[in-house]
RNA sequence: CAUGAAAAAGCCAAACCUGUUGUGAAGCAGGGACGGAAAGCCACGAGUCUUAUUAAGAUAGUCGGGUUGCCUGAG
Repeated sequence: CAUGAAAAAGCCAAACCUGUUGUGAAGCAGGGACGGAAAGCCACGAGUCUUAUUAAGAUAGUCGGGUUGCCUGAG
């Protein structure tokens, strides 16, 4: 450099429950642990979803892209 096999140090936290904000999709906080090697961050492209619907919004744990980063055998 590349790869993600195994492992270590750590990290995140689906469903569900509680509280709270929002018309809503959902967000946030606590519990929880199905999973994750970017399940860190960014709505740029596609998808899906919401609405006081035609133009705003949600989703980064749907995929692609951008960007930053821990560990790492064989190569």
Predicted 3D model of a 75-nucleotide RNA (c-di-GMP-I-GGC riboswitch aptamer) from Desulfobacula sp. The prediction has a mean pLDDT of 83. Taxonomically the source falls in Desulfobacula (Bacteria, Thermodesulfobacteriota, Desulfobacterales, Desulfobacteraceae). Of the family's consensus pairs, 95% are formed in the model. It was read from a public genome assembly, where an Rfam model found it.